This is a predicted structure of a 117-nucleotide RNA (SAM riboswitch aptamer (S box leader)) from Aquibacillus rhizosphaerae.
RNA sequence: ACCUUAUCAAGAGACGGGGGAGGAAACUGGUCUGAAGAUCCCGCGGCAACCAUUUAUUUGCUAGAUAGAUAAAAAGGUGCCAAGUCCAGCAGACGAAAAUGGUCUGAAAGAUGAGGA
Numbered sequence: 001a002c003c004u005u006a007u008c009a010a011g012a013g014a015c016g017g018g019g020g021a022g023g024a025a026a027c028u029g030g031u032c033u034g035a036a037g038a039u040c041c042c043g044c045g046g047c048a049a050c051c052a053u054u055u056a057u058u059u060g061c062u063a064g065a066u067a068g069a070u071a072a073a074a075a076g077g078u079g080c081c082a083a084g085u086c087c088a089g090c091a092g093a094c095g096a097a098a099a100u101g102g103u104c105u106g107a108a109a110g111a112u113g114a115g116g117a
Base pairs, nucleotide, nucleotide: 002116003115004114005113006112007111008110013044015043016042017041018040022033023032024031027089028088029087030086045081046080047079050077051076053073054072055071056070057069058068059067085109090106091105092104093103094102
């Protein structure tokens, strides 16, 4: 880098050190953010509950060790900690006399987990 699948409107840094100009994935347009030092790296702290684990309840059974469901916990593996994936772009629907604009649904692209090749 590829395939499948689930989720993506919640939540969590006014911390210490390094560093010194852009950053918000890419393109376009917007809108933000950053010398009161961002993005990024290290440490510490935190959030969450995808996987694993533990506990409780429950369902099925060949009654057992196992399997499914729900809830809780948070020592493990990831992940995450400005703004909805920051917003729009493509398609459809609604509404409007029409345009601009708006609302909703889906797609595309992307992110993360789990599984696979």
The prediction has a mean pLDDT of 80.